[in-house]
RNA sequence: CCGGGUUCUCAGGGCGGGGCGGAAUUCCCCACCGGCGGUAAGCAGCGAUGCAAGCCCGCGAGCGCCUUGCCCCGGCAAGGGUCAGCAGACCAGGUGCGAUUCCUGGGCCGACGGUCACAGUCCGGAUGGAAGAGAGCGUGC
Repeated sequence: CCGGGUUCUCAGGGCGGGGCGGAAUUCCCCACCGGCGGUAAGCAGCGAUGCAAGCCCGCGAGCGCCUUGCCCCGGCAAGGGUCAGCAGACCAGGUGCGAUUCCUGGGCCGACGGUCACAGUCCGGAUGGAAGAGAGCGUGC
C1' cells in the first nucleotide's frame, strides 16, 4: 500500500404569514426543506489533492410481494431483502470540442398509517432500521 475478517462509533432537513371554514401546520395564496455513493468543464491550492447535482447513473428506509406460524377467511406475528411491482422530479438560453452538472431564467418532485378536513414540513412505527462514512484490533501479500 492492497485484499479480507472482526468490533465499535456516527449516519435527514423543513409550515412562518394570510384566506375560506364549526373544524385544516392536511385545502387555497405566499413561504420553507433537500439522506448516501458515482460523475462533473466550476471553486480553492505551487502541487498532491479537497469541495461541488433533490429532479444525470445508482442506492437507502417504506409500501408491496414471497415463506412460515397463529387466529379463522382477511387480519396478526416472525422471517426473506429484489425477490411480481411501486420507489419522485428539468427544461430554455449562454459559454464551450464537450454541460440535464457551470452561469442566467423559468419550472418540477417528495413512502406508509393516523387526523373534526386531503400532509415533503404535524403525530406514529422509530430509544427502530439503513445506503454509507469513519475508527480500533487481528490476518494475508
The prediction has a mean pLDDT of 78. The RNA shown here (FMN riboswitch aptamer (RFN element)) has 141 nucleotides and comes from Paracoccus aminovorans. The RNAcentral record of the sequence draws on Rfam and Ribocentre. Its Rfam family is "FMN riboswitch aptamer (RFN element)". Rfam's curators write: The RFN element is a highly conserved domain that is found frequently in the 5'-untranslated regions of prokaryotic mRNAs that encode for flavin mononucleotide (FMN) biosynthesis and transport proteins.